[in-house]
Context: one part of a larger RNA
Molecule: small-subunit ribosomal RNA, 5' domain
Organism: uncultured bacterium
RNA sequence: GAUGAACGCUGGCGGUAUGCUUAACACAUGCAAGUCAUACGAGAGUUUACUCUAGUGGCGAACGGGUGCGUAAUACGUGAGAAUCUGCCCUUAGGAGGAGAAUAACCAUUGGAAACGAUGGCUAAAUCUGCAUAUGCCGAGAGGUGAAAUAGUUUAGACUGCCUAGGGAUGAGCUCGCGCCUGAUUAGCUUGUUGGUGAGGUAACGGCUUACCAAGGCCACGAUCAGUAGCUGGUUUGAGAGAACGAUCAGCCACACUGGGACUGAGACACGGCCCAGACUCCUCCGGGAGGCAGCAGUGAGGAAUCUUCCGCAAUGGGCGAAAGCCUGACGGAGCAAUACCGCGUGAGGGAUGAAGGAUUUUGGUCUGUAAACCUCUUUUCUCAAGAAAGAAGUUCUGACGGUACUUGAGGAAUAAGCAUCGGCUAACUCCGUGCCAGCAGCCGCGGUAAUACGGGGGAUGCAAGCGUUAUCC
Numbered sequence: 001g002a003u004g005a006a007c008g009c010u011g012g013c014g015g016u017a018u019g020c021u022u023a024a025c026a027c028a029u030g031c032a033a034g035u036c037a038u039a040c041g042a043g044a045g046u047u048u049a050c051u052c053u054a055g056u057g058g059c060g061a062a063c064g065g066g067u068g069c070g071u072a073a074u075a076c077g078u079g080a081g082a083a084u085c086u087g088c089c090c091u092u093a094g095g096a097g098g099a100g101a102a103u104a105a106c107c108a109u110u111g112g113a114a115a116c117g118a119u120g121g122c123u124a125a126a127u128c129u130g131c132a133u134a135u136g137c138c139g140a141g142a143g144g145u146g147a148a149a150u151a152g153u154u155u156a157g158a159c160u161g162c163c164u165a166g167g168g169a170u171g172a173g174c175u176c177g178c179g180c181c182u183g184a185u186u187a188g189c190u191u192g193u194u195g196g197u198g199a200g201g202u203a204a205c206g207g208c209u210u211a212c213c214a215a216g217g218c219c220a221c222g223a224u225c226a227g228u229a230g231c232u233g234g235u236u237u238g239a240g241a242g243a244a245c246g247a248u249c250a251g252c253c254a255c256a257c258u259g260g261g262a263c264u265g266a267g268a269c270a271c272g273g274c275c276c277a278g279a280c281u282c283c284u285c286c287g288g289g290a291g292g293c294a295g296c297a298g299u300g301a302g303g304a305a306u307c308u309u310c311c312g313c314a315a316u317g318g319g320c321g322a323a324a325g326c327c328u329g330a331c332g333g334a335g336c337a338a339u340a341c342c343g344c345g346u347g348a349g350g351g352a353u354g355a356a357g358g359a360u361u362u363u364g365g366u367c368u369g370u371a372a373a374c375c376u377c378u379u380u381u382c383u384c385a386a387g388a389a390a391g392a393a394g395u396u397c398u399g400a401c402g403g404u405a406c407u408u409g410a411g412g413a414a415u416a417a418g419c420a421u422c423g424g425c426u427a428a429c430u431c432c433g434u435g436c437c438a439g440c441a442g443c444c445g446c447g448g449u450a451a452u453a454c455g456g457g458g459g460a461u462g463c464a465a466g467c468g469u470u471a472u473c474c
Base pairs, nucleotide, nucleotide: 001473002472003471005470006469007468008467009466012344013343014342015341016340017339018337019336020302025300026299027298029297030296031295034059035058036057039056040055042053043052044051045050046049066255067254068253076179077178078177079176080175081174084172085171089168090167091166092165093164094163095162097131099129100128101127106121107120108119109118110117111116136145137144138143151160152159153158181227182226183225188218189217190216193215194214195213196212197211198210199209200208230252231251232250233249234245235244236243237242257278258277259276260275261274280291281290282289283288308334310333311332312331316330317328318327319326320325347377348376349375350374357368358367359366360365382411383410384409385408386407387406391401418463419462420461421460422459423444424443425442429458430457431456432455433454439446440445
C1' cells in the first nucleotide's frame, strides 16, 4: 500500500459498487420453461359467435441462471491445420403427383390405498407408411437408393409454412506446435501398450473397437507415482524485473444427491428429462410409491463471518406465436449491512472584564481559551407543504422504480463526533493512585515510594463517520 474481510468502541446523509472465502452439508414453503386454436379431433359453457379445458401434433426446454467437486491435461492460453456436422437465419435453383394406415382424447368394462394403469371399440391432423418423380447420394460403369403438408389464414392480391439440393453465416466436434505448481525421502513405467494389415464403428481422422502380424512406445531436458489446484483476460503490490492471488465483470472447461447407462433430438449422454444401483428423507390400506435449491428468496447446521420467503415484466434480452399476446427469481428495481470507494455535513463572522468551572502552581500566576456566554448572519443538511420528470423505442397507448430524483416556499443553529495515541522508533506532558503488585508491550523494554511507559484526571497529537486491533499478500 491492499482486502469479498472479521472483532472492539462509535455512528448524520447521499452516490456507486460489493455481500457463505467455512459443510459440492441437509433442506420445510413458494416461485424459477413454456407457448401455439392461423396444425388437429373432441368436451364444457354462454351472448351463436366466441371463451375455456384436457389430449394428439409443432417449436422450445442443450439457452439463460448456479457452483468449482473433479481435472496437472480428452482442461486452459496462444498459433496453426484437415478428415467433419450444423435446427432457427440469409441467399440460389427446383418441387409439392397419387394412395393408404394407426392412435390419444372419447365410450364401455375393469385393477390399485395411492402413484399409476389394463382390455375392447370409434376418430382427426402439418402424426405415420408405401407408390411415382429427381438437380442429390453410392458406384469405374451397368445399376441401386432416396422427398414433401394444395397445409393454414385471407375479399380477388398476398402472407406464413412443407420437401430436395448448392452456397453463406453462426455454433459445435477433431488434430498438432509452444506455454502451464511442488516433491527423487517417487527411477524406472507401459500389453490395446507402440506400429502395420483386414474388418467394424463414428458426423468426422484415429487402437476408437476387434482379429492377425511385428516388438515396440515413454524416461534424468524428470517418465511413472504422490501432493496441491478449475484455466485465462485480469487483480494487488513494486521504479521495474518480479512476487502473490484468480471474489465481483468477461471468455473457456467441468459438475448437477453418489456411481453407471442410454433414449429423444440439429444439438445432451440432459440442474428443475428417463432407466438401473446406492445412501438419505417422506407417504402407505405394507402390496407399493414419491423426492433431489451447486436457480431466486428462505430454514437448520458449520463458522470470526456474508442480505428480503420484496416489486415489475415499464426497459434490455430470451422462448413460442401471423399477430394480439403469454411465459421469463434472466434482467430492471427496491430492501438490509459504514463492507469498500467517492462526496457532503455536524455552522460562519465578531466577541477579553481573558467570566465561571476544571487542572496545575514557586500562591504571583499559568493552561483549558475566542473556546463559551453574548451580538450579527446563513440553511448545505433536517422537518413540513406545493409542484414534478427523463428513462417510451412505436405520431396513439404502455413506468416496477415512484409521487422517487429534482425544483420552489416556510421554519429554526436548529437533527448530527468519535476513536486511537502521547518513553525511543513516532507527532504529542503533567498531576494523583499503585509500589516487581495490579498491569503494559510491535521491538528495545517499563513497574521494587517522587513511573512523561501501569490505572484515572487535566492537557496535547493524529485521523475522522469513522478510528483502532487481528488475519493475509506485495